A computed fold for a 151-nucleotide RNA from Brevibacillus sp. SYP-B805, annotated as c-di-AMP riboswitch aptamer (ydaO/yuaA leader). Its Rfam family is "c-di-AMP riboswitch aptamer (ydaO/yuaA leader)". From the family's description: This family represents a conserved RNA structure found upstream of the ydaO and yuaA genes in Bacillus subtilis and related genes in other bacteria. The model forms 96% of the base pairs in the Rfam consensus. Lineage of the source: Bacteria > Bacillati > Caryophanales > Paenibacillaceae > Brevibacillus. RNAcentral holds the sequence, with entries from Rfam.
[in-house]
RNA sequence: AUUCUUCGAUCGCUGAAUCUUCCUGGGAAGAGCGGGGGAACCAAUUGGACGAUAGCCUUUGGUCCACGGGGUGAGUCUCGGUAAUAACCGAGUAGGGCGACUCCCACGCCCGAAUCCGUCAGCUAACCUCGCAAGCGUCUGGAGAGGAGAA
Numbered sequence: 001a002u003u004c005u006u007c008g009a010u011c012g013c014u015g016a017a018u019c020u021u022c023c024u025g026g027g028a029a030g031a032g033c034g035g036g037g038g039a040a041c042c043a044a045u046u047g048g049a050c051g052a053u054a055g056c057c058u059u060u061g062g063u064c065c066a067c068g069g070g071g072u073g074a075g076u077c078u079c080g081g082u083a084a085u086a087a088c089c090g091a092g093u094a095g096g097g098c099g100a101c102u103c104c105c106a107c108g109c110c111c112g113a114a115u116c117c118g119u120c121a122g123c124u125a126a127c128c129u130c131g132c133a134a135g136c137g138u139c140u141g142g143a144g145a146g147g148a149g150a151a
Stems, first nucleotide, its partner, number of pairs: 002151005011137004018031006032132006042122001046066005068120001069117004077092005095111005101146003104142003
């Protein structure tokens, strides 16, 4: 430089959730990935109601009430149904994922949950600390670009 290949369950998908080592049957350590806490500066001073002073605003502290507040995650929010709240259901939606090398474009399909902390945490260097689960089985195309492998 040219040609061919990119196809598969010993594989692929969601997810941080994988790999290695040591001792020995259970545990530990390391790398890597991911989460939380945690200065200065900056930001902020739980929410609502009542009462006091009082023309109003602001401020202070007093009483009462509060599923208040926060984390992981894409998983938020709106409207409607049910006699009403909750719960449940429906239609959407912020947002998220898949269609088998990656990116781009088009088209199609799907999700839009769950759960934890316990009155408490903003950001946050140093530092401290935690997790490495669980559950599944998709397959349309186009031009271009870039990878990877083989000859």